[in-house]
């Protein structure tokens, strides 16, 4: 410090997630030692048991036990020690615990006045004389107990009053004056302790106060002792603290009140900081002590281990009554993911009491338990390669675990044993729980001691096996569907380490709430607009003050902690002691800026004056065109409407034409991003009234300004209310069409409404998607309004100022981009700055719910959460695509011609069947395809019979030459038997080859995966495209080049151009055909001369032909057009003319296209079988469907006879002539030819002469019968051919295919495969030989450019809504059940206070009656709990119901994205299963 994740890729916006640190933690797993810390975060739930606050005999009376002593020897006295319940004193208000309550003077900080303080310290004084009781104890009574009643006795430092003393000070009070207290104890003594008064101190406490301290406005008003005053009371003290009276105040948008949550702080964690989160341990403060109320005592309490009362709970009970309060320390139960011992000691430190010794102290010192955290440290060090064994991987060579181990040697932190043994103790001495601990010494022996997580990216670290969208993983992205670096195991590796990983939580990263430090045209976000209040901000000059501001200083900011620099434990953690400390407050100084006071100014603002433009507003009056209706006339059949129609209107006279009348609404042209207005909006003419703007220059005021929460005003269309109006248009509605349907689009009608008046509503894509104001920052050019100058005026021209409104454009800005005036904004900023306001913080849920306010209603405003997802979004890029546009091309259409589709047959496929019908191909681009040829073989399938190192290969070992023959059995393979026989080579050892047997490595597989692959191939497509280097543009994806203007078959080429070169394609090179020349003439040829039946022979090399080389065509020439280009058109010449014709040649890529069954190949699978051999069967089945073909349906023909003309190809296990035989297929002989020699071989259509005469026929030939032939071991399933006989269907719908010239069509020939052939197929060859092309409007396909896009698996895309199902959370809901809060009423405990005529009464007084004083009882005020009542608020439940979210393959439609097939969308109204449709006005996104 960043990273991952939206996209095909890019930039941005924006969320989600991760890496770090922390923790009072928990859980899984593992676990050596020690130090220092920490340890019920949950039930302020309930608590058995023990213990945590006592002490004092030097305050006091009595008692008990002991010791000593005395004599009167006892129930004795005296002394002394110890102990002791009670009375009295002090302490139990500290220490310890907890965080329920509390949003508060509770806390933090700062300051102040009207107070108090036991013990302690200092100072100054004082303590005289008396009195009456009550406990204990004793007796007695009651009770189960707890405990209590009565009587009598008695002490005090307990209690009490009067007199005396009282200077000062104190107190009350303000003028005199009045007013107090006390106690003694110990001791031989000095003396010590204690008590009383006063003053001061120290250290506490109470009260007051400025400032700071969570969230909510879906909490906006709250308050009646409330706010203040006077009197009185009360308090330690101020005060409505309380009360009577008077006044009506007080608090609040600077957030009162209410609700929710919460102890506060120092600090702690994190962060660069600012901040954010937090408040365990430690320390200060506060609050609480089972729940609630109350007082007593006291210096201090409304009291944790005190009291009274009430409620709940627990215990005890003899049922009358009584006892209790662990949020002290341990412990227990319970809750919970989860938190320790019913330990030890007062030795230290601290506290209480005491004169002291001392006693008490679950504070505290220690130990125990827990890896809970943190710090230190160990688990060994050195050497050691046969790189051991073993594991894992492997290309089988090796690599790795790995110097790691073993082994050798060394050391002993730790461990075990033994010995010694502290500090902490301060005091003369004594005193140590921890603890025989720390530590030291000796001996022993590597001995006792390593795990956890991870290894796809983020993120350091990889392979194998197994699994097969299963099991599982995962923070996020994602992984897993048979070759998983992501699951599980293993080997290895990486990280940390006595731990490690996960989970929860907090900060950070997050500039993701932005003060530092964000935004708002299109991503979330500018209120529809304006006026104006509070508030915020504010022109120029001078003066004052010193609030802000700046600068020194003083006080404080507890300690601890953090930081800095030191010191002590061997280091560290830990401990000790310094320094620092942003706040607040006091005081001094400065005076620039802000502010305040005062006085001026005129540049902002406003007013007056003089002009000026205008659809600014409101009201009245007037006008013509059009439309409709109506009256009259003419006229006589249609009209109207549409893509086409129909509904509708019309012979009762429409429509059309002419004239008259009426009504309502709207105002053509002018008209222009031109005017005006705050916006909404505003247009016929004219009149009245009226608001604002702009310009001009002279005055006036003198900052009066800007913005604007709340508030107010205005606000399109639609809608609502009332009564009007109603021509036209027109939601709804009706009808007609369209359609699968059509609640729509189209048509005919048509009501609300649109209009006016009076109200209401208050919203729009109310938009410049851009808040208002001010200043500054190049220019150029229009328009509107109005000035000035141009030396009188007007017009024109030129120049110039101001206000408004446009365009071009620099800088700058921007993620990029944007104009319906052809490329963002740009002085009209989205630039540079200042001020103020509104608003935003991922998407959905949500234009929502609830609550509230407004509204007649419709609705508007405000406005969440649960839940859900990892994205949603903006701009731009490249593609793809569009029932978008432009250009272009192609047998793409059109124009033709011939076919298919119908028949029969052939063939292939599907389906079905089957033991098997082997397998593959299966839109174009499978289907006469692999297969250039299935009777056996082929063959992969099936049945049966066999075989197992194998039919085939290599290696090792043994035997053995090979080979040939006969025979049994069998369907064959095979199994068995018999006979014959010994090769080549040789250095005589051997070697090579072959047969056979056995064993092992292995062979073998047409078994699987073409979605693991290579290679090959199809297709788009012979379409013209596809790219690169450098450069330039862009943040980038990318673009330019390759686009544009022409041209071409072509990205072919020319010109232009931020491009310039180039690669692969195109073209060309190559082959064939077309012309010629040269060369060469055999087997080919024959003009001339001879010759023959015959180019037969001599001869010839001219011609034809053959086959090698060359020439020829290059838009080269001429003309027109074009831009003087490229090129195109025409012409000449030429065998051929614009690519001469045809073939081969197939760019980057696309389709996970096809092929594992041509071949190769990875992995998986089979191995007496999924291998191999054999026989037979099947692949040839047959209701049916489809494709490709053949033959036809006939007379342009068929049959018969006769007669012509080719090219190319093949042939020795072959082609086979001539003659011969058979009707024929063929047969028997057999010449020739290894081919320009011989042969297949006959070409056919055609021509010619007859017959047939439109008929299912002399067409057509299927089917069937019988007889033959050929090939082959073999022709039944299942070949072909021949002859004779038989003689079926068939006259072609929708639709569809090929073809542009030697082409289609017609017609034969031939080849490969092949024994033969199911070939009508496929390849090649010639013969004959057309028609048509107007043209690119349309269909299909393709190319280029532009454009839109919500698509990128790319339109077979994406995507919206209802319905049905599952599940989840939420709203409403008759009602039900709790909690909390406040209110008034009833009842009213304890207690204080007040009253009291009743009762009782030691101290004092007394004239002895009583009094004063006190107590009890009663009454009153107040009053907790309780009761009943009506509210508020909150939580839960709830039949039923509503919408929402989510869910691989449900239903119905297709609303949106392209002109999405009716452009979309906003507001509103209405309608409809649903998306949605329609009306009105607005917007362009």
């Nucleotide at each position: 410090a960043g990273a991952g994740u939206u996209u095909g890729a890019u930039c941005u916006u924006g969320g989600c997630u991760c890496a770090u640190g922390a923790c009072a933690a928990a859980c899984a797993u593992u676990g050596g030692c020690g130090g220092c810390a920490u340890g019920u975060u949950u039930a302020a739930c309930a608590c058995a048991u023990g213990c945590a606050a006592g002490u004092u005999g030097g305050a006091c009376g009595a008692g008990a036990a002991g010791c000593a002593u005395c004599c009167u020897a006892g129930u004795g006295g005296u002394g002394u020690u110890u102990u002791c319940a009670a009375u009295g004193g002090c302490a139990g208000a500290c220490a310890g615990g907890u965080g329920a309550g509390u949003a508060a003077c509770a806390u933090g900080u700062u300051a102040a006045a009207a107070c108090u303080u036991g013990c302690c310290c200092u100072u100054g004084g004082g303590a005289a004389g008396g009195g009456g009781a009550c406990g204990a104890c004793a007796a007695c009574u009651a009770g189960a107990a707890a405990c209590a009643a009565u009587u009598a006795c008695u002490a005090a430092u307990a209690c009490c009053a009067a007199a005396g003393u009282a200077u000062a000070a104190g107190c009350u009070g303000a003028g005199g004056a009045g007013u107090a207290a006390a106690a003694g104890g110990a001791a031989g003594a000095a003396u010590c302790c204690u008590c009383c008064c006063a003053a001061g101190g120290a250290a506490g406490g109470g009260c007051u106060u400025g400032c700071g301290u969570u969230u909510g406005a879906u909490u906006a008003a709250c308050u009646a002792g409330u706010u203040g005053g006077u009197g009185a009371g009360g308090c330690a003290a101020u005060g409505g603290c309380u009360u009577a009276c008077c006044a009506a105040g007080g608090c609040g948008a600077c957030a009162a009140u209410c609700a929710a949550u919460a102890g506060c702080u120092a600090g702690u964690c994190u962060a660069a900081a600012a901040g954010g989160a937090u408040g365990a341990c430690u320390a200060a403060c506060c609050a609480c002590a089972c729940u609630a109320g109350g007082a007593u005592u006291g210096g201090g309490a409304c009291a944790u281990g005190g009291c009274c009362c009430a409620a709940a709970c627990u215990c005890c009970u003899a049922c009358a009554a009584g006892a209790g309060g662990c949020a002290a320390c341990a412990a227990u139960g319970g809750g919970g993911a989860a938190u320790u011992u019913u330990c030890u000691g007062c030795a230290a430190u601290g506290g209480g009491c005491a004169a002291a010794a001392g006693c008490c102290u679950g504070g505290u010192g220690g130990a125990g338990c827990a890896a809970u955290g943190u710090c230190c440290u160990a688990u060994g060090g050195a050497g050691g390669u046969a790189g051991a064994a073993a594991g894992c991987c492997c290309a089988u060579g090796g690599g790795u675990u790995g110097u790691a181990a073993a082994c050798u040697u060394c050391u002993u932190u730790u461990c075990u044993u033994a010995g010694a043994g502290a500090a902490a103790a301060a005091a003369c001495a004594a005193u140590g729980a921890u603890g025989g601990u720390a530590u030291c010494u000796a001996a022993g022996g590597a001995a006792u001691a390593a795990g956890c997580a991870u290894c796809g990216g983020c993120u350091a670290a990889u392979u194998c096996u197994a699994u097969g969208c299963c099991a599982a993983c995962a923070a996020c992205c994602g992984u897993g569907g048979u070759a998983a670096g992501a699951c599980a195991g293993a080997g290895g590796a990486u990280g940390c380490a006595a731990g490690c990983a996960u989970u929860a939580u907090c900060c950070g990263a997050a500039a993701u709430g932005a003060u530092u430090g964000g935004g708002c045209g299109u991503a979330a976000a500018g209120c529809a607009u304006c006026u104006a209040u509070a508030g915020g901000u504010g022109g120029c000059u001078u003066c004052u003050u010193a609030a802000g501001u700046c600068u020194g200083u003083c006080g404080u900011c507890a300690a601890a902690u953090c930081c800095c620099a030191g010191g002590g434990c061997u280091c560290a953690a830990c401990c000790c002691a310094g320094a620092c400390a942003u706040g607040c407050a006091g005081g001094g100084g400065a005076a620039a800026c802000u502010a305040c006071c005062a006085a001026a100014c005129u540049a902002g603002a406003a007013u007056a004056c003089a002009g000026u433009a205008g659809g600014g507003g409101c009201a009245g009056a007037g006008g013509g065109a059009a439309u409709u209706u109506u009256c009259a006339a003419u006229g006589g059949a249609a009209u109207g409407g549409u893509g086409a129609a129909a509904u509708g209107u019309g012979u009762a006279g429409a429509g059309a034409u002419u004239g008259g009348a009426a009504a309502g609404a709207a105002c053509a042209c002018c008209a222009a991003c031109g005017a005006c207005g705050a916006a909404a909006g505003c247009a016929c003419u004219u009149u009245a009234c009226u608001a604002g703007g702009c310009c001009g220059g002279c005055a006036u005021u003198a900052a009066c300004a800007c913005u604007a929460a709340g508030a107010g005003a205005c606000a399109a269309a639609a809608g609502c209310u009332a009564g009007g109006g109603g021509a036209a248009c027109a939601a709804a509605u009706g009808g007609g069409a369209u359609u699968a349907g059509a609640u729509a689009c189209c048509c005919c009608a048509g009501u609300a409404g649109u209009c006016a008046u009076a109200g209401u509503u208050g919203u729009a894509a109310a938009u410049g998607a851009u808040g208002g104001a001010u200043a500054c920052u190049a220019a150029g050019u229009g328009c509107u309004a109005u000035g000035c100058a141009u030396a009188u005026c007007a017009a024109c021209u030129c120049g110039u100022g101001c206000a408004g409104u446009g365009c071009u454009a620099u800088a700058g800005c921007u993620a990029a981009u944007g104009u319906g005036u052809u490329a963002g904004u740009g002085u009209u900023a989205a630039g540079u700055a200042u001020c103020c306001c509104a608003c935003c913080u991922a998407g959905g849920g949500a234009a929502u719910a609830c609550g509230u306010u407004c509204a007649c209603a419709a609705g508007a405003a405000u406005g969440a959460a649960a839940c859900u997802c990892a994205a949603a979004a903006g701009a731009a890029u490249u593609g793809a695509u569009g029932a978008a546009g432009g250009c272009c091309c192609a047998c793409a259409c059109a124009a033709g011609c011939a076919a298919u589709g119908g028949a029969a047959c052939a063939u292939g496929u599907g389906g079905u069947u089957u033991a098997a019908u082997u397998c593959g191909a299966u839109a174009c681009a499978a289907c006469a395809u692999g297969a250039a040829g299935a009777a056996c073989c082929u063959u992969a399938c099936u049945a049966g019979g066999g075989c197992u190192u194998g039919a085939c290969a290599u290696g090792u070992c043994g035997c053995a030459a090979u080979u040939a023959u006969u025979u049994u059995u069998g369907a064959a393979a095979g199994a068995g038997a018999a006979a014959a026989g010994u090769g080549c080579c040789c250095u005589c050892g051997a070697g090579a080859a072959c047969c056979u047997a056995g064993a092992c490595a292995c062979a073998g597989g047409u078994g699987g995966u073409g979605c693991a692959u290579g290679g090959c191939u199809a297709u788009c497509g012979u379409c013209a495209g596809c790219u690169c280097g450098c450069a330039c543009c862009a943040c980038a994806a990318g673009g330019u080049g390759u686009u544009g203007g022409g041209u071409u078959a072509a990205g072919u080429u020319c010109c232009a151009c931020a491009a310039c070169a180039a690669a692969c394609g195109u073209a060309a090179c190559c082959c064939u055909c077309g012309u010629g020349u040269u060369u060469a003439g055999u087997u080919g040829c024959c003009a001339u001369c001879a010759u023959u039946u015959a180019g037969u022979u001599u001869g010839g090399a001219a011609c034809c032909c053959u086959a090698a080389a060359c020439a020829a065509a290059a838009u080269g020439u001429c003309g027109a057009u074009g831009a003087u280009a490229a090129a195109c058109c025409g012409a000449a010449g030429g065998a051929a003319g614009g690519u001469g014709a045809a073939a081969a040649u197939g760019a980057c890529g696309u389709c996970a296209a096809g092929u594992c069954a041509a071949c190769a190949u990875a992995c998986c699978c089979c191995u007496u079988a999924c291998a191999c051999c054999c026989u037979g069967a099947g692949g040839g089945a047959c209701a049916c469907a489809c494709g490709u073909g053949u033959u036809a349906c006939a007379a342009u023909g068929g049959c018969c006879g006769a007669g012509a003309c080719a090219a190319a190809a093949g042939g020795u296990c072959a082609c086979a002539a001539u003659a011969u035989u058979g009707c024929g297929a063929g047969g028997g002989c057999a010449a020739g030819c290894u081919a320009a020699c011989u042969u297949c071989a006959a070409a056919a259509a055609c021509c010619u002469g007859a017959c047939c005469u439109c008929a299912a026929u002399u067409c057509a030939g299927a089917u069937u019968g019988c007889a033959g032939g050929c090939u082959g071991u073999a022709a039944u399933u299942c070949a072909c051919c021949u002859a004779c006989a038989u003689g079926a269907a068939a006259c072609c719908a929708a639709a569809u295919c090929a073809c542009u010239a030697g082409u289609a069509g017609u017609u034969g020939u031939u080849g490969g495969u092949c024994a033969g052939c199911c070939a009508u197929a496929c390849g090649a060859c010639g013969a004959u030989g057309a028609a048509u092309c107007c043209a690119u409007u349309c269909c299909c396909a393709g190319g280029c450019c532009u454009u839109g896009u919500a698509c990128a698996c790319a339109u077979u895309g994406c995507c919206c809504a209802u319905c049905a199902c599952a599940c989840u959370a939420u709203g409403g809901g008759a009602a039900u059940u709790g909690g909390c809060c406040a209110u008034g009423c009833c009842u009213a405990a304890a207690a204080u206070c007040a009253u009291u005529a009743c009762c009782c009464u030691a101290a004092c007084c007394a004239u002895a009656a009583g009094g004063a004083g006190g107590g009890g009882g009663a009454u009153g005020u107040c009053g907790a709990a309780g009761g009943a009542a009506a509210g508020g608020u909150u939580a839960a439940u709830g039949a039923c119901u509503a919408g929402a979210a989510u869910g691989a393959a449900g239903u119905c439609a297709u609303a949106a994205c392209a002109a999405g097939g009716u452009a979309g969308c906003c507001g509103u109204a209405u309608u409809g299963g649903a998306a949605a449709g329609u009306g009105c006005a607005a917007c362009u996104a």
Small-subunit ribosomal RNA from a moss metagenome, 1485 nucleotides, folded computationally. The sequence is in RNAcentral, with records from SILVA.